[in-house]
This is a predicted structure of a 165-nucleotide RNA (Lysine riboswitch aptamer) from a bovine gut metagenome.
RNA sequence: GAUAGAGGCGCGGGAUCCAUCAGUAGCGCCGCCGAGCCCCUCCAGGGGCGGCGACGGGGCGCGAAAGGGGAAACCGCCGAAAUCCGGGGCGGCUGGAGGCGCGCCGGGUUGGGGGACCGCAGAACAUGCGGUUCACUGUCACAACUCCUGUUGUGGAGCGCUAUC
Repeated sequence: GAUAGAGGCGCGGGAUCCAUCAGUAGCGCCGCCGAGCCCCUCCAGGGGCGGCGACGGGGCGCGAAAGGGGAAACCGCCGAAAUCCGGGGCGGCUGGAGGCGCGCCGGGUUGGGGGACCGCAGAACAUGCGGUUCACUGUCACAACUCCUGUUGUGGAGCGCUAUC
C1' cells in the first nucleotide's frame, strides 16, 4: 500500500401496510359583520378575488394530504452515519433583504448503543438533533494479578483495530 473482516437494541435508504396528523386544512349550504383579502415575512412591482358581500367568526354536512412515527421484509453498509462551519446550486409570480426546504463541494467533531437532565424542531406525551452526565459495551496501549490467556484498573480514539498478501 492492497484485500477481507469485527463491535450490536449497530448505521442508513426506498417501497408497501398501519396508526397519528384530524373531525384539522379545505369544500358546500345557512345566517351575522361590513372592506379589504390572497400569491412564505417586509419593501417595490405584477397578478387574482371581493357590496352579485371577500376577510373574519357562528351553525349544519362532507372531509383530506404532506412532513414526522411503527412492524416485518428487502437493499446498501461498519465514518456505517450524524452534526457544525464555510462556499455554491435549485424551489415557492418578479427584484432586494430575511427565513424555510432539498442537494453538492471543502474543512472540523463524534468508536457504538442506552438511561437521566437541559435546549432546539415538531400537532404530539411520538420521534429526531445537540450539549452535559452516568454506567454498559467493543478496541488498542500501559500496569498489576494470573496460568485460564483470562481478570482488574487507568487512559486514548475509528485518520483506529484484527487477519492475509

It matches the Rfam family "Lysine riboswitch aptamer". About the family: Riboswitches are metabolite binding domains within certain messenger RNAs that serve as precision sensors for their corresponding targets. The literature on the family includes a 2003 paper in Genes Dev by Sudarsan et al., "An mRNA structure in bacteria that controls gene expression by binding lysine". The model forms 98% of the base pairs in the Rfam consensus. Its mean pLDDT, the model's own confidence on a scale to 100, is 84.